[in-house]
The prediction has a mean pLDDT of 83.
A computed fold for a 1464-nucleotide RNA from an uncultured cyanobacterium, annotated as small-subunit ribosomal RNA.
It matches the Rfam family "Bacterial small subunit ribosomal RNA". Gene Ontology terms of the family: ribosome and structural constituent of ribosome.
The RNAcentral record of the sequence draws on ENA.
RNA sequence: AAUUCGCCCUUAGAGUUUGAUCCUGGCUCAGAACGAACGCCGGCGGCAUGCCUAACACAUGCAAGUCGAACGAGACCUUCGGGUCUAGUGGCGCACGGGUGCGUAACGCGUGGGAACCUGCCUUUAGGUUCGGAAUAACAGUGAGAAAUUACUGCUAAUACCGGAUAAUGUCUUCGGACCAAAGAUUUAUCGCCUUUAGAUGGGCCCGCGUUGGAUUAGCUAGUUGGUGGGGUAAAGGGACUACCAAGGCGACGAUCAGUAGCUGGUCUGAGAGGAUGAUCAGCCACACUGGAACUGAGACACGGUCCAGACUCCUACGGGAGGCAGCAGUGGGGAAUUUUCCGCAAUGGGCGAAAGCCUGACGGAGCAAUACCGCGUGAGGGAGGAAGGCUCUUGGGUUGUAAACCUCUUUUCUCAAGGAAGAAGUUCUGACGGUACUUGAGGAAUCAGCAUCGGCUAACUCCGUGCCAGCAGCCGCGGUAAUACGGAGGAUGCAAGCGUUAUCCGGAAUGAUUGGGCGUAAAGCGUCCGCAGGUGGUUGUGUGUGUCUAUUGUCAAAAGCAUCAUGCUUAACAUGAUAAAGGCAGUAGAAACUACACGACUAGAGUGCGUUCGGGGCAGAGGGAAUUCCUGGUGUAGCGGUGAAAUGCGUAGAGAUCAGGAAGAACACCGGUGGCGAAAGCGCUCUGCUAGGCCGCAACUGACACUGAGGGACGAAAGCUAGGGGAGCGAAUGGGAUUAGAUACCCCAGUAGUUCUAGCCGUAAACGAUGGAUACUAGGCGUUGAGAGUAUCGACCCUCUCAGUGCCGUAGCUAACGCGUUAAGUAUCCCGCCUGGGGAGUACGCACGCAAGUGUGAAACUCAAAGGAAUUGACGGGGGCCCGCACAAGCGGUGGAGUAUGUGGUUUAAUUCGAUGCAACGCGAAGAACCUUACCAGGGCUUGACAUGUCUGGAACUUCGGUGAAAGCUGAAGGUGCCUUCGGGAGCCAGAACACAGGUGGUGCAUGGCUGUCGUCAGCUCGUGUCGUGAGAUGUUGGGUUAAGUCCCGCAACGAGCGCAACCCUCGUUCUUAGUUGCCAGCAUUUCGGAUGGGCACUCUAGGGAGACUGCCGGUGACAAACCGGAGGAAGGUGGGGAUGACGUCAAGUCAGCAUGCCCCUCACGUCCUGGGCUACACACGUACUACAAUGCUCGAGACAAAGGGCAGCAAGUAUGCGAAUACAAGCAAAUCUCAGAAACUCGGGCUCAGUUCAGAUCGCAGGCUGCAACUCGCCUGCGUGAAGUCGGAAUCGCUAGUAAUUGCAGGUCAGCAUACUGCAGUGAAUUCGUUCCCGGGCCUUGUACACACCGCCCGUCACACCAUGGAAGCUGGUCACGCCCGAAGUCGUUACCCUAACCGUCAAAGGAGGGGGACGCCGAAGGUAGGACUGGUGACUGGGGUGAAGUCGUAACAAGGUAGCC
Repeated sequence: AAUUCGCCCUUAGAGUUUGAUCCUGGCUCAGAACGAACGCCGGCGGCAUGCCUAACACAUGCAAGUCGAACGAGACCUUCGGGUCUAGUGGCGCACGGGUGCGUAACGCGUGGGAACCUGCCUUUAGGUUCGGAAUAACAGUGAGAAAUUACUGCUAAUACCGGAUAAUGUCUUCGGACCAAAGAUUUAUCGCCUUUAGAUGGGCCCGCGUUGGAUUAGCUAGUUGGUGGGGUAAAGGGACUACCAAGGCGACGAUCAGUAGCUGGUCUGAGAGGAUGAUCAGCCACACUGGAACUGAGACACGGUCCAGACUCCUACGGGAGGCAGCAGUGGGGAAUUUUCCGCAAUGGGCGAAAGCCUGACGGAGCAAUACCGCGUGAGGGAGGAAGGCUCUUGGGUUGUAAACCUCUUUUCUCAAGGAAGAAGUUCUGACGGUACUUGAGGAAUCAGCAUCGGCUAACUCCGUGCCAGCAGCCGCGGUAAUACGGAGGAUGCAAGCGUUAUCCGGAAUGAUUGGGCGUAAAGCGUCCGCAGGUGGUUGUGUGUGUCUAUUGUCAAAAGCAUCAUGCUUAACAUGAUAAAGGCAGUAGAAACUACACGACUAGAGUGCGUUCGGGGCAGAGGGAAUUCCUGGUGUAGCGGUGAAAUGCGUAGAGAUCAGGAAGAACACCGGUGGCGAAAGCGCUCUGCUAGGCCGCAACUGACACUGAGGGACGAAAGCUAGGGGAGCGAAUGGGAUUAGAUACCCCAGUAGUUCUAGCCGUAAACGAUGGAUACUAGGCGUUGAGAGUAUCGACCCUCUCAGUGCCGUAGCUAACGCGUUAAGUAUCCCGCCUGGGGAGUACGCACGCAAGUGUGAAACUCAAAGGAAUUGACGGGGGCCCGCACAAGCGGUGGAGUAUGUGGUUUAAUUCGAUGCAACGCGAAGAACCUUACCAGGGCUUGACAUGUCUGGAACUUCGGUGAAAGCUGAAGGUGCCUUCGGGAGCCAGAACACAGGUGGUGCAUGGCUGUCGUCAGCUCGUGUCGUGAGAUGUUGGGUUAAGUCCCGCAACGAGCGCAACCCUCGUUCUUAGUUGCCAGCAUUUCGGAUGGGCACUCUAGGGAGACUGCCGGUGACAAACCGGAGGAAGGUGGGGAUGACGUCAAGUCAGCAUGCCCCUCACGUCCUGGGCUACACACGUACUACAAUGCUCGAGACAAAGGGCAGCAAGUAUGCGAAUACAAGCAAAUCUCAGAAACUCGGGCUCAGUUCAGAUCGCAGGCUGCAACUCGCCUGCGUGAAGUCGGAAUCGCUAGUAAUUGCAGGUCAGCAUACUGCAGUGAAUUCGUUCCCGGGCCUUGUACACACCGCCCGUCACACCAUGGAAGCUGGUCACGCCCGAAGUCGUUACCCUAACCGUCAAAGGAGGGGGACGCCGAAGGUAGGACUGGUGACUGGGGUGAAGUCGUAACAAGGUAGCC
C1' cells in the first nucleotide's frame, strides 16, 4: 500500500528490447502437484496406489449357486433302525456383488420442490389353509445325427398345473352390486402356503434453477404445436400411440446444426475471487462383441439368460453346430508406460438352506514395482607433526581436513538363537496372514550413498584439454588459443534412498482485470447522424412488497475428504471419535430508506408557441465580368517557345508580338480573417424562388415526453463503373526530347481517359482533434463571431455584465513522457464501440453486397524474442546560424615531363631477412648492408653449447710447432710449473664428465608494460555541493558582448573547483652591473707592423646576476564593463620573434626486430660457429629529393664579409712532390690559445650571344689516388676523353604571411671508408592577403533522425538456390449425418372363415362351447440394397503467395530537405 465499515487473517519477485532512461508489451524462470514415464543409483520398515493407449482380439483355470426338512427315481453303504451321494421335476437366487466410460449437451447429473404409483425377501395387523382333478420330466423302449441335440411310444410323483367352495377393512362399480386364494413337509415342535393392514427398504414418474466451446451454424419444426375420441402402462399427466380437426410451436435471453464430454461428493492450485480436473474411495447414470427384440420375473428389455441379423474366431463326417474376460489372474497387440495364470473363506458381507453346511477371484491377505507419502539407518565422542596421496601454486604455502589413521563407546540396522501374540464375536469349533508383529540373548563398526548443479537469474571456482570444432542451452546467451558457460579432474553447493530430465495442470500473469486493465502519440473511438429492442434515468405523495435487509425453519443424502480438538499404532504417514461458521436452494415472520410496480401531483430536463436575429446550410432558375484557348480580318518580320544547359515542338504556306470582331467551356481575383454555416463529407461572383437549422429574448402551453443505442436505416471526399451530353484549361496512360552507367522517373514539348452536366452505382480515405455521445462539478487572463441587458448619448461609438460559439496562454489535477487543462486527456455517473506481443494478414477459406473494381466479416499452420511509445546523450545530414585555420582567395616558388639518387609496390630469385600501408607507410626503423652488421640462402661443422649459475675430476694459466681444411673445426707433438695461506686449504683461469639448464631477431602489438604517431597547441574535458527531472540526464559550460583562447566582463538556480589556455622555463632582441684569459685595443709606449709586446678592461665579446612591457599613460568607441581602434614614449606594444610544454579521450593506430614481459612453440635445432652469396636483382608503377633545361646565366681572372660546430686510433699549420685526388716530412693543439678553414651567393674586369650551345651533365673508355685482411658481385675521389635525355613540363597537386618564401654556401652526427639524406648554422632577401560565396578540416548553438560497430550507418523489393508450413486445383479415396425408395429377420400387437387341443361347462355318451396353441395375413421393424445430398478428412500433375537461410545478382525506395518531403 491492497483487501475490509473497521480490526484481525492474507498478499514477495527476477531475467530479457536501449549507448543509457522511463513506459507499454510479450517470452522465460524461481513454487506446488501427479495413476506418471525416462536416465543414473539403490539399505530397511509402515501405509497407500498400479493399462491414462486398442469399448483391440483372447488360449487356460476359476468368478452363482443352493435346498433330499417340496417330489418321484437310481446308485452305494448298512449295526436293517437307517445313512450317504446324485441326474431330473420343483422352490429361491441368478436384476445383488464385480468391471468399464463407448454413448449421452440430456430431467443424464446436481440442487430444491411435488403427487398419481409399485415394492420379492424383512417387521407388523386381521383372517384362512377346504373338496377334487388332469398331466409331465426323470425312467424304459425304438429311432435320427459326426456332434450339438432331438423325434415317437409307454409309466410316474410333488410345495409343478387346473377346477369347485369360502370370502372382506381387498379389487372393480352405473353404488344396485359383481369378482378373486391357498401346499404342504418333518424329528410334533416348528417351518411353510393364501388373502389382507401398516411400516421399512428399494424403485419408477413430474417440475423450477444450474450444467462445454463454435454465428465462418440464423432460421428450425408434420406427431411438428394444440384440441376431440379411442386404446396402452404398476402409475399421474401426456403425440408416448392411433383416427379426425385446427395451424400452430421454438429462436439473437442463441433455436437448429456440427465439435467435444459420463455427472457429482471431491482432487490440484491460488492470499482470495477464481482456474484446471473428475485415477484410487463413495453416490447417480450408461454399457456388456455390433445392432434389434421381447420372454420370465417383485424387479431386466438381463455382463458369465433367450431369439434374430451382422462381423470375427473355433469344431465339422460339409449336412450342421459352438463362442463372447469393459469379472480375477493371465496371453498377444498397441504404447513412453502399469503387477501373480498366488493363499484363504479365519474376519466383514452376500446367495441358498430349519440347520449342519455349501458357494463366494466380493472380500481378507501375501507376491511384484522407490510409483507416491511417512519414519529409521549407513555410527557417536576424542584425535594435528594439520601424515601420505590428490589438486593447485607467486614454490612460501593453500586445500581436501578432524576428514583419515589411532583411542574410547554404542548396537537402531544386520546375522544367529530362544520365546511368541491380539485380531475369535451374541460362538462349541475355527487364523489364510504367520512362527508374522513383538520380546529376550549373543556377535561385531561390523552389511549399507548416490544424484544433480556450480556465467546471471540461483546456493556453489579453480586447473587441464578443445579452438565458432566438438559441444552446451529454461531465458539472456557461451565456444574463433589464456572458456568459472563445452569435455575431464580437484574442490564446493543443494537434496538424499533417492536425485535429475521430460509431459501436463494451477500459480507468479493485474497477460481477459467482479475483486483488478485499458483505447490523443504504445494494440485499441464505428467516417457521421437517425433510431426499434435493451441498459440507465428529474422533484413529490400514497399503496404493494419484485429486488434488498433482518430473524427463524427445512435442506445441501450418508460416509469419506478439508478445518479444529482429542485418541490409538514407539513417532509420523495412517486409523478412530467428536465438533463450527459462512454460503446455495426452499418455506415462514418482519422492515420499507433505496430499486421496481400501480395510482396521483409538479416544472428546473425535454418539447411546443410568440418575437427578434444570423450565416459560403441545401435545392432550382436567371444574369455577369476578368483570364485562357480557338476562329476570322488588319498591321508586321524572323524568330518564338522552353531549360541548370539544351533539344523535341511552332514559324517565310507569315509564327511570336499587336489591334478589332466572334465562339466555347470551366473556375469565380480583391473582400478573405486560427472569421461564418453544416451531423460529418463539405460549402465562397450577383439576384430571385422554395426549404432546413442555430443563437438570443419572453415565460403562454404539454408535463419526464429524457440519454445512449446491439441489430437496422440514411448521408458519405477523391478515384472508379454504366448510359447520354459536353470538352476551354489541366492532365494518369502513351509518344517524342533531354539527363543518366541505365532512367519504363524527376525536367521539357505534345497528349487520351478523366476532370464538367443529367440519371444510377460504388461506400472507402492520415474520412484526424489520430481524442464516441450525454449530464453535472472544478482558478483565471487575453482575443474574436452572433445576440441581449445596463450605462451613456439626439443617435451611433466607448465602457460594464450575461448567454451561445470559436482561438491562445495558464492554476489545481492528470499523464510513461510529450502534453491536456470549463471546447479536459481533471473529478464523477450512464450507454455504445474497440484492444490483448511482432510477423504471417486485413491474407486464405466460407458467406453477404457489388456490373466490375472491390468492400464488409475474418482465421490457422509456421516463425521471432522481441516489435513499439515518449524523452536523453552523442554521431551524422547533398539542415540552418555564428566563428576559426596558408582552408579558399591574392601572391611567390615547386612536384607531376627529363637524367640521376633514394624508398616502396610488383616481378624475379637458393635468398632477394623483417617491420611500417590514406591523411598519420614510402631519403620511414636505418645517425650511413664490401666481410662484420645480418636476422635471409647454399655448403661445412659443434651439441651443457658463442653467453650465466651450481656439482665432480684433472690441470697453473699459458706458449710454441706440425698434419688436414675455404675457414670454422678435427687431430698430433713439445715447452711451462705462477699468487695468497693460520699449511687444512683458498682465489682466478683452462680442459673433461653427467645433470639441472642455457639459447631463440620463432608466434601472438587482437594477452601486455613502456614509448610513440594522430585529431591538435584544436579549446575544450570534467568534478563537488545545490536546484530541476520518476529517470537517463539537465543546469553550471547556455544567453549579450569580447578574445588567439571555456580569455575576460555583464546577465542568469546556480555557487565554487580541477585538468587544459595563459603565465612560470630556454633562446634571440635593449640596457646596467660583476669578472677580464685563450677575448678586445680607445688612449700611452715598443714594434719585425702581425694586439706581436708592455700596459689597460673604456669598447666588442664571453657568462653570471639585475632592469625593462603592465593595455601602465592619452583620445575615441562600447553598457559607467570586459575589450577594441588610434597615439605618445620606448630597443621592443598589445601572447615582442622562436622553442620546450600536447587536457579528457579517439583510432583493438604503431612497435614482442630497441628494451621488458604472460602464454604457446623448437632443443643433434627454429640454438651456435665458419666460408661464400644475398639484402645492391629489373619489363614496369608510385613517393621523396638532387641536378638541369640557361644570359637575373655559364666560364676565366682579381677582390670582400659569417655563424655554429668537430678534433689524440684525432684535427693537422708549414715545407716539398704531383695537373689533381693525394703522398712524404712535420710545428702546434685534449682547444675563446692550435687546427679543420682562404665560406658561397656577392663585387670588379674579360669572354660567350640564344645554339641542344663555352647550357646540361647522364653513360661509357683509359689512367690514377684513398680507406680497409679484402673494393668482382658492391665503396668514395682525381685527371683525360666521351657528351644521352632535357628548350620550364597534361590532368592533377604541394609548401609558404617576414628576417618568412626563395636562393647561397658552411658545419656536425653516423663513420675504417662511403651523404643529392638527416640535424643545425649563418649570408642575400621578396610578393600578396579584397574578403569568407565556394573546396578541406575544426569549434559553439540549434534542428531532423528508423543511426549508437554511430552515414564506410541503417535498410527495401524483384530474381537465383535450399528447406519448411500453407491456399487453389482436373480428379482419386475415406469418415460421419439426415432423407427418399426397395427388401424385410426375430419379436410384441392386431386379424383370422385354416389346423390342433387332457383338466372347466355341457351331456347318458356326444356334438358343441369357453379357453389355449400353431399356421397364415397385416402394421411397426434391425441389418442390407439403391439414388441424390450435406458436413468433414487424406491425397493430387500443376500453380499462388508466405516464412527462414553465411558472405549470391540487380538497383537504391525509406530514415537527414535521404538528395523529387514523406504518408493515406